The RNA shown here (SAM riboswitch aptamer (S box leader)) has 97 nucleotides and comes from Perspicuibacillus lycopersici.

RNA sequence: UUCUUAUCAAGAGAGGUGGAGGGACUGGCCCUAUGAUACCUCGGCAGCGGACAUUUGUACCGUGCCAAUUCCAGCAAGGUUACUUGAGAGAUAGGAA
Numbered sequence: 001u002u003c004u005u006a007u008c009a010a011g012a013g014a015g016g017u018g019g020a021g022g023g024a025c026u027g028g029c030c031c032u033a034u035g036a037u038a039c040c041u042c043g044g045c046a047g048c049g050g051a052c053a054u055u056u057g058u059a060c061c062g063u064g065c066c067a068a069u070u071c072c073a074g075c076a077a078g079g080u081u082a083c084u085u086g087a088g089a090g091a092u093a094g095g096a097a
């Protein structure tokens, strides 16, 4: 990187550096000089695999995450609309090549 399986309505922020963008893509909407993204320190959450005890938990190991449902929609079907369902895309983990 590709394929495959499962999940995606819950949860969880302070400080420092630095200085203009960011929320995957497109459109919308939103966050942002009351300081974004990024990096560092500390803290936190508990989704996946493992470990240990087993109704469930511990946060120990490997990862992941800590604005907004994956922020909403994008394609298809149903429906007058509102909307619903499914797919696609994306993310995370496990497995395989």
Stems, first nucleotide, its partner, number of pairs: 001097008013042005021031003025074004043066003047063004051058003070089001075086004